[in-house]
Context: one part of a larger RNA
Molecule: large-subunit ribosomal RNA, domain IV
Organism: Candidatus Melainabacteria bacterium MEL.A1
RNA sequence: CUCUCGCUAAGGAACUCGGCAAAAUCACCUCGUAACUUCGGGAGAAGAGGUACCCUGGUAGAGUGAAGCGGUUUACCCGUGGAGCUUGAUAGGGUCGCAGUGAAUUGGCCCAUGCGACUGUUUACCAAAAACACAGGUCUCUGCUAAGUCGAUCAAGACGAUGUAUAGGGGCUGACGCCUGCCCGGUGUCGGAAGGUUACGCGGACAUGUUAGACAUUAGUCAAAGCAUAGAAGCUAAGCCCCGAUGAACGGCGGCCGUAACUAUAACGGUCCUAAGGUAGCGAAAUUCCUUGUCAGGUAAGUUCUGACCCGCACGAAUGGCGUAACGAUAUGGGCGCUGUCUCGGCGAGAGGCUCG
Repeated sequence: CUCUCGCUAAGGAACUCGGCAAAAUCACCUCGUAACUUCGGGAGAAGAGGUACCCUGGUAGAGUGAAGCGGUUUACCCGUGGAGCUUGAUAGGGUCGCAGUGAAUUGGCCCAUGCGACUGUUUACCAAAAACACAGGUCUCUGCUAAGUCGAUCAAGACGAUGUAUAGGGGCUGACGCCUGCCCGGUGUCGGAAGGUUACGCGGACAUGUUAGACAUUAGUCAAAGCAUAGAAGCUAAGCCCCGAUGAACGGCGGCCGUAACUAUAACGGUCCUAAGGUAGCGAAAUUCCUUGUCAGGUAAGUUCUGACCCGCACGAAUGGCGUAACGAUAUGGGCGCUGUCUCGGCGAGAGGCUCG
């Protein structure tokens, strides 16, 4: 010097990103206990006091209940009775120590806010959370050989389910309370079928090749049937176009200009665009760039925190909005207690290192 411990004057978070770590609290008994609340909680809230030993005295009391005695309906009966055993204070008096849960085990507490209702689950080996799940809500599919799923096969078979729409599958949201606005133009889904378009297939017009033959006979020209090639019109489904519905489906939810008897602002008016122009609630927020916004509180001093304001760069209603008691090894700010975290070090113990051997 390193590690693991113990103590430390005065101060007491001045340390630090941050009270990280340590200290403190701690058991039992008695008293006492706020806001808020879903009336269950919060709560061991907070806070205060006591605790050993001896005597009165194993006392008062509590539990159990034998013998004995009485009664009758003679019974494993009823009443009375209190022995014995078990348990066991309060109080008063006294004794000792610095100290009596004398060691050890054994909650620190309070205030405010965010997030998630909660108990649970998770990145085995850097993340335990605000992530996942959850009960509850809602939409959708499925009428039973169900939908959906497994099975390499249009298989057998199996799950769903020895269930039957108060059931089963899937999606989203996430207790509870108050609520959940407008837009169906685009995309999706569902329904519709008049018209347009459209595949295979049916259909075979026209055309071509070949050549019996005919004509010409030098070359050649025409050409039936058959065979082969090619294939128009017409007929023909779903789908798409089209018509409608649908947002707890994917999603979206404006701009400019003017106006009131100080000024400022604009309830009001005009105009352009849109499918419709953001309702309630919340708001510098886990969302705010400018920004340490402005005001207030807390501090001597506060980029954090709390309460407001609203100019929301770029909140907003089941990709849920706003609240919320309880809960949390959650996040943030403040306070009390407490301390070697610090001012600022020091001393001691054990282990290692180091030196010598």